The prediction has a mean pLDDT of 81. A computed fold for a 111-nucleotide RNA from Sporosarcina sp. NCCP-2716, annotated as SAM riboswitch aptamer (S box leader). Of the family's consensus pairs, 97% are formed in the model. NCBI's taxonomy places the organism under Bacteria, Bacillota, Bacilli, Caryophanales, Sporosarcina.

[in-house]
RNA sequence: CUCUUAUACAGAGUGGUGGAGGGAAGUGCCCUAUGAAGCCCGGCAACCGUCAAGUUUCGUUACUUGAAAUGGUGCCAAGUCACACAAAGCGUAUGCUUUGAAAGAUGAGAG
Numbered sequence: 001c002u003c004u005u006a007u008a009c010a011g012a013g014u015g016g017u018g019g020a021g022g023g024a025a026g027u028g029c030c031c032u033a034u035g036a037a038g039c040c041c042g043g044c045a046a047c048c049g050u051c052a053a054g055u056u057u058c059g060u061u062a063c064u065u066g067a068a069a070u071g072g073u074g075c076c077a078a079g080u081c082a083c084a085c086a087a088a089g090c091g092u093a094u095g096c097u098u099u100g101a102a103a104g105a106u107g108a109g110a111g
Base pairs, nucleotide, nucleotide: 001111002110003109004108005107006106007105013041015040016039017038021031022030023029026083027082028081042076043075044074046073047072048071050067051066052065053064054063055062080103085100086099087098088097089096090095
């Protein structure tokens, strides 16, 4: 980098450092000198894993609930910040609502 698959309305700092940017990209709308990004510390607990209990199975086989965070990732403004494309419904209407797709993100697996 590509492919497959799962997930997304929950959660997380009045710290240190740093100094102007950040929220993927387009449009918009936001955040930011009452201090952005990055780094350190701290925190959260989604996925894989671990542990416990229960149900289940020929079988830790499958599932449910819970716990820890000194295992592996991840995350800590706004629903993935909103929209963008398609369909359906509503509306006089630039529009609104719902569902789906696309794109992106993260995990797990594969190349």